The RNA shown here (transfer RNA) has 73 nucleotides and comes from Neomonachus schauinslandi.
It matches the Rfam family "tRNA". Rfam describes the family as follows. Transfer RNA (tRNA) molecules are approximately 80 nucleotides in length.

[in-house]
RNA sequence: GCCCGGCUGGCUCAGUCGGUAGAGCGUGCGACUCCUGAUCGCAGGGUUGUGAGUUCGAGCCCCACAUUGGGCA
Numbered sequence: 001g002c003c004c005g006g007c008u009g010g011c012u013c014a015g016u017c018g019g020u021a022g023a024g025c026g027u028g029c030g031a032c033u034c035c036u037g038a039u040c041g042c043a044g045g046g047u048u049g050u051g052a053g054u055u056c057g058a059g060c061c062c063c064a065c066a067u068u069g070g071g072c073a
Stems, first nucleotide, its partner, number of pairs: 001072006010025004019056001027043005049065003053061001
């Protein structure tokens, strides 16, 4: 330099044909328990890496950039 993939709550990851974002773990509170843990219930937490474009509407499509993993030279 070229090619391919990843980027979404604190962490690990889903998200279908473009229709307005979820799970598990963790965190806080409560129940239970002699206490902790386990278990159960509830709650909070997101500018979907950045910018621009297409569209009535973008996590999803197009482009550039950043970052990260792999391959080729």
Model confidence (mean pLDDT): 81 of 100.